[in-house]
Context: one part of a larger RNA
Molecule: large-subunit ribosomal RNA, domain VI
Organism: soil metagenome
RNA sequence: CGUUGGAGAUUUGAGAGGGGCUUUCUCUAGUACGAGAGGAUCGAGAAGGACGGACCAAUGGUGUACCAGUUGUCCCGCCAGGGGCAUCGCUGGGUAGCUAUGUCCGGUGGUGAUAAGCGCUGAAAGCAUCUAAGUGCGAAGCACGCCUCAAGAUUAGAUCUCCCAUUCUUCCGCAAGGAAAGAAGUAAGACCGCAGGUAGACUACCUGCUUGAUAGGCGGCAUGUGUACGCACAGUAAUGUGUUUAGCUUAGCCGUACUAAUGGUCGAGGG
Numbered sequence: 001c002g003u004u005g006g007a008g009a010u011u012u013g014a015g016a017g018g019g020g021c022u023u024u025c026u027c028u029a030g031u032a033c034g035a036g037a038g039g040a041u042c043g044a045g046a047a048g049g050a051c052g053g054a055c056c057a058a059u060g061g062u063g064u065a066c067c068a069g070u071u072g073u074c075c076c077g078c079c080a081g082g083g084g085c086a087u088c089g090c091u092g093g094g095u096a097g098c099u100a101u102g103u104c105c106g107g108u109g110g111u112g113a114u115a116a117g118c119g120c121u122g123a124a125a126g127c128a129u130c131u132a133a134g135u136g137c138g139a140a141g142c143a144c145g146c147c148u149c150a151a152g153a154u155u156a157g158a159u160c161u162c163c164c165a166u167u168c169u170u171c172c173g174c175a176a177g178g179a180a181a182g183a184a185g186u187a188a189g190a191c192c193g194c195a196g197g198u199a200g201a202c203u204a205c206c207u208g209c210u211u212g213a214u215a216g217g218c219g220g221c222a223u224g225u226g227u228a229c230g231c232a233c234a235g236u237a238a239u240g241u242g243u244u245u246a247g248c249u250u251a252g253c254c255g256u257a258c259u260a261a262u263g264g265u266c267g268a269g270g271g
Base pairs, nucleotide, nucleotide: 001152005163006162007161008160009159010158011157015149016148017147018146021049022048023047024046025045026044027043033038051106052105053104054103055102059100060099061098062097066093067092068091069090070089071086072085073084074083075082076081110144111143112142117137118136119135120134164270166184167183168182169181170180171178172177189266190265191264192263193209194208195207196206197205214260215259216258217256218255219254220253221252224248225247230243231242232241233240234239
């Protein structure tokens, strides 16, 4: 820009893509078969491998914004307590998120037309013949079925809901008027902007914008770490004990307008 008024949702599916794997074991059955050795078709079930998709409840990993221990050195005048640097200094743990080696799921089944092949009836050719007329089966393959995208599918589809028929100018007309051309302010709504994230390279997508919990802060809870500082007591001291399951606690949950979400621009008039 188009889809023939302007919008917001939900869809149909022309078409396109993905998927389609396979092993072992048990029963049938040591049966059929076979002198024996050996050993099934068909059918029913179980457990796997690789591959693929999704997810983080559990098991683990990571977790340079959380907690603790600790070495060297510099600094905060000293002690005590802290901070900087040394791979995050090193070490032990760890929330959210992200993850696999973890968890869950998938391939199936079914329908149709067929290939090789197997047939039925059956002449040409009194027989025979699956084929010439006619007709039935038959594959991990083909078309559907399953999953994803999909109406720019210009053949531009469908359904539901919302907004309505304003004002002005030009043109045509004697006039009434006009299914003609243009403009303005609006409607439903949209966009820009702003606070953001379940989204993300950007864009897009999603939530919110005071009629508000969108982010931050604050409060409570959860979680993690593991018993803070100070003081008191014991000990010459290192240190220990008590106060104290303390203190601190990121991305989590619930709440709370304290801070920041100010504002602006477009957008129909149709048979």